[in-house]
This is a predicted structure of a 72-nucleotide RNA (transfer RNA) from a Pseudomonadota bacterium.
RNAcentral holds the sequence, with entries from ENA.
It matches the Rfam family "tRNA".
NCBI's taxonomy places the organism under Bacteria, Pseudomonadati, Pseudomonadota.
RNA sequence: UGGGGCGUCGCCAAGCUGGCAAGGCACGAGGCUUUGGACCUCGCAUCGCAGGUUCGAGUCCUGCCGCCCCAG
Numbered sequence: 001u002g003g004g005g006c007g008u009c010g011c012c013a014a015g016c017u018g019g020c021a022a023g024g025c026a027c028g029a030g031g032c033u034u035u036g037g038a039c040c041u042c043g044c045a046u047c048g049c050a051g052g053u054u055c056g057a058g059u060c061c062u063g064c065c066g067c068c069c070c071a072g
Base pairs, nucleotide, nucleotide: 001071002070003069004068005067006066007065010025011024012023019055027043028042029041030040031039048064049063050062051061052060
């Protein structure tokens, strides 16, 4: 420098053909309990950054950034 892949809550991870983000662990609040643990209920992400397309984008397009692999 060229080609390919990946980038979603603190961590792991789903999201197929664009329609408003599942789940697990952790964490917070409450219940239960003498306390703790366990258990139960509830809560917690606008998706690497910036644009574009669209009524509507995590999901398509462009550029950039980071990481990994291949080639030179």